The prediction has a mean pLDDT of 81. The part of an RNA shown here (large-subunit ribosomal RNA, domain I) has 592 nucleotides and comes from a Candidatus Dormibacteraceae bacterium. The RNAcentral record of the full RNA draws on ENA.
Context: one part of a larger RNA
RNA sequence: GGUCCACGGGGGAUGCCUAGGCACCAAGCGCCGAAGAAGGACGCGGUUACCUGCGAAAUGCCUCGGGGAGCUGGAAGCAAGCUCUGAUCCGAGGGUAUCCGAAUGGGGCAACCCGCACUGGGCUAAUACCCAGGCACUCCUGGUUGAACACAUAGGCCAGGUAGAGGCAACCCGGGGAACUGAAACAUCUUAGUACCCGGAGGAAAAGAAAGCAGAUGCGAUUCCCUUAGUAGAGGCGAUCGAACGGGGAAGAGCCUAAACCGGAUACGUGUCAAGACGGCAGUCGUUGCGUAUUCGGGGUUGUGGGACCGCUCAGCUCACUCUGCCGAGUGGGCGGGAAGUAAAAAAUCCGAUGGUUAGCCGAAACAGAUUGGAAAACUGUGCCAGAGGGGGUGAAAGCCCUGUAGGCGAAAACCACCGGACUUCCGAGCUGGCUCCCGAGUAGCCCGGAACACGAGGAAUUUUGGGUGAAUCCGCGCUGACCACUGCGCAAGGCUAAAUACGCUUGGUGACCGAUAGAGCAGAGUACCGUGAGGGAAAGGUGAAAAGUACCCCGGAAGGGGAGUUAAUAAGAACCUGAAACCGUGGACUU
Numbered sequence: 001g002g003u004c005c006a007c008g009g010g011g012g013a014u015g016c017c018u019a020g021g022c023a024c025c026a027a028g029c030g031c032c033g034a035a036g037a038a039g040g041a042c043g044c045g046g047u048u049a050c051c052u053g054c055g056a057a058a059u060g061c062c063u064c065g066g067g068g069a070g071c072u073g074g075a076a077g078c079a080a081g082c083u084c085u086g087a088u089c090c091g092a093g094g095g096u097a098u099c100c101g102a103a104u105g106g107g108g109c110a111a112c113c114c115g116c117a118c119u120g121g122g123c124u125a126a127u128a129c130c131c132a133g134g135c136a137c138u139c140c141u142g143g144u145u146g147a148a149c150a151c152a153u154a155g156g157c158c159a160g161g162u163a164g165a166g167g168c169a170a171c172c173c174g175g176g177g178a179a180c181u182g183a184a185a186c187a188u189c190u191u192a193g194u195a196c197c198c199g200g201a202g203g204a205a206a207a208g209a210a211a212g213c214a215g216a217u218g219c220g221a222u223u224c225c226c227u228u229a230g231u232a233g234a235g236g237c238g239a240u241c242g243a244a245c246g247g248g249g250a251a252g253a254g255c256c257u258a259a260a261c262c263g264g265a266u267a268c269g270u271g272u273c274a275a276g277a278c279g280g281c282a283g284u285c286g287u288u289g290c291g292u293a294u295u296c297g298g299g300g301u302u303g304u305g306g307g308a309c310c311g312c313u314c315a316g317c318u319c320a321c322u323c324u325g326c327c328g329a330g331u332g333g334g335c336g337g338g339a340a341g342u343a344a345a346a347a348a349u350c351c352g353a354u355g356g357u358u359a360g361c362c363g364a365a366a367c368a369g370a371u372u373g374g375a376a377a378a379c380u381g382u383g384c385c386a387g388a389g390g391g392g393g394u395g396a397a398a399g400c401c402c403u404g405u406a407g408g409c410g411a412a413a414a415c416c417a418c419c420g421g422a423c424u425u426c427c428g429a430g431c432u433g434g435c436u437c438c439c440g441a442g443u444a445g446c447c448c449g450g451a452a453c454a455c456g457a458g459g460a461a462u463u464u465u466g467g468g469u470g471a472a473u474c475c476g477c478g479c480u481g482a483c484c485a486c487u488g489c490g491c492a493a494g495g496c497u498a499a500a501u502a503c504g505c506u507u508g509g510u511g512a513c514c515g516a517u518a519g520a521g522c523a524g525a526g527u528a529c530c531g532u533g534a535g536g537g538a539a540a541g542g543u544g545a546a547a548a549g550u551a552c553c554c555c556g557g558a559a560g561g562g563g564a565g566u567u568a569a570u571a572a573g574a575a576c577c578u579g580a581a582a583c584c585g586u587g588g589a590c591u592u
Stems, first nucleotide, its partner, number of pairs: 001591009015577001016542002020514002022511009031167002039100003042055003046078002050074002061094006070082003105114003115135002118133005137164002139161007171202001172200005182189001186236001212219002223250005233241002254496003257440001261298010276285002278328006303474001305439004309434002311431004316335007337427005349422004354417005360409003366382004371378001383400002385389001391403003445469008455481001476491004529536002549576001552563004
């Protein structure tokens, strides 16, 4: 030196565990903010570095409920207190809420500095000082003042506004919009309308009541899922891209305008004794009338074309008005009858009932043992409950010990849903008629250049639009995949619209999900640390049933150790469950 044996050190694998994660399902909920958010800074405790909580009223204040014996957070100790006159704790509603931050009196290197002939209050002899409030910008509304330029307008100033501003993980819509990559190179193509940037919104968003599909006996807004189907097709016909009709489901809801026509108001033009004032007769009035424009109200909303206007037929009562009187006619109100309603189609509030959410409450039934053990829930014996034998805990493994579970019960306050009522709103019907008027214009269509459609210019319809050109109004217009004819389907150029769908959060449940190199990056951490910065970003769990965490003695400066003691065990002693391997030793055997 090597091999082997024994015993250690070292190390932290493995096993077991779980305080934390992951995924799915169900129900509920979904914006916050100038009434100052999100996020922070600094403070607040008897003692307080950190976290949590809170805000100078500061580990908290008030009220109303729940609850019922302990409490002063994580987190010990000491000290001092609170509490059955109901604390701590849980829930609902309030109060307070420094400074920064959109940050908004002005400034600024965030958490700081400096203000005002502003209002009110405190102190003072008076100032100073202190406290509370106000003081940014834009927009809207109203008022006032008021140029060039006479009226006017612009502008200025003032007041009012629960108006905007900023934040927000994902989901959504819109405006822009790559490249690596694939095509085994690469340019059309693909990646992909993806990533990313910008704008906007909501609890969902978007879409949406056919100028649609289809091709028969048709269907009947939109959205989502399954299918049709990797089909039809597109494609340097390469790589690849990739429908629809139809069928089956989820959900289900339909509406309002523009125009014609009637009426009111305002402005402008025209008009001077009459066109007019509902019709007839009589009277009376008369810048009334007529035209245009704007605006408001009525009317009207469709494709078996619809509507307006005119005409015709039928239909309760009553009151008022239409310059006056009479006759007729029309319009409006009320009663009666009926219908509908707050998420669209108009809109606001209250009351009551029921159910639910935000605290909670009741809730069956087991004992023994001279069994084992540190400990009984194990074992043995004998019972019991069960609408409860889900789960967790308790010194091992408990239906009957604790907490719970099944099943029941419960709200002063706030909120939600639904129902009813109050309340609000609306209400003539029809016609073979006439063929006068209206039915969304720089639009449709066409041409040029793009884009979207599964569809790459193709035979390329359809949608869209930067440029150009430019119709028609029902005897009309669009579409039916070039185009034409016929047939068929629909009615563009205005608008609104719940649900089924997407995403997230909360609560509950579940798992052939993980179990500390796994599962989230994090068993708390966006911390430590790195970076000027944007940003990057860890490691790290386990004594024991209970601290019973080794009093006391000894060696030592200490660390550490030896006794003693606790414990079932300390070969569980905090560097703490188990404690593999590498690696390092001590002793022994054999060997060189």